Predicted 3D model of an 84-nucleotide RNA (c-di-GMP-I riboswitch aptamer) from a bacterium. The coordinates come from a structure-prediction model, not an experiment, and the mean pLDDT is 85.

[in-house]
RNA sequence: AAGAGACAAAAGCAAAUUCGUUGUAAAACGAAGACGCAAAGCCACGGGCCACUAUUAAGUAAUAGCGAAAGCCGGGUUACCGAA
Numbered sequence: 001a002a003g004a005g006a007c008a009a010a011a012g013c014a015a016a017u018u019c020g021u022u023g024u025a026a027a028a029c030g031a032a033g034a035c036g037c038a039a040a041g042c043c044a045c046g047g048g049c050c051a052c053u054a055u056u057a058a059g060u061a062a063u064a065g066c067g068a069a070a071g072c073c074g075g076g077u078u079a080c081c082g083a084a
Base pairs, nucleotide, nucleotide: 005081012037013036017032018031019030020029021028022027035071041077042076043075045074046073047072050067052065053064054063055062056061
């Protein structure tokens, strides 16, 4: 330095659910709460999922636009610790 990640140490994040606020919605934020997480830090770049609008179709869909989500899978990027 790279890979890998310990029944180690220190720190960190916070699913479901409940309450409040915002938004047409997906969802976000705050509080409570912990299912989990070694990148569950950051970036919507690829695929997928979700909302809205339009068009086409006419049954449950497709295409385009515009949003959401990083705790779906890849990719990029930064970083704590130091056992085998």